[in-house]
RNA sequence: GGCGGUGUAGCCAAGUGGUGAGGCACCCGAGCUCGCAACUCGGGGAACGCGGGUUCGAGUCCCGCCACCGCCU
Numbered sequence: 001g002g003c004g005g006u007g008u009a010g011c012c013a014a015g016u017g018g019u020g021a022g023g024c025a026c027c028c029g030a031g032c033u034c035g036c037a038a039c040u041c042g043g044g045g046a047a048c049g050c051g052g053g054u055u056c057g058a059g060u061c062c063c064g065c066c067a068c069c070g071c072c073u
Stems, first nucleotide, its partner, number of pairs: 001072007010024003018056001026044006049065005
């Protein structure tokens, strides 16, 4: 330098154009306990790498860029 893959919350991760699943962690409440922790139940906040384009509508399609991984030279 060329090609391919990946980028979604603090972490892991689903999502092939129509309100962004789930798990862990975190916070609040309840249960349990003399009380706390742990555990169980309920609830809550928080995310689409950056910029542009297409579209009524983009995490998703297109272009450029950035980061990481792999292959080739």
About this RNA
A computed fold for a 73-nucleotide RNA from a Phycisphaerae bacterium, annotated as transfer RNA. Taxonomically the source falls in Phycisphaerae (Bacteria, Pseudomonadati, Planctomycetota). Its Rfam family is "tRNA". About the family: Transfer RNA (tRNA) molecules are approximately 80 nucleotides in length.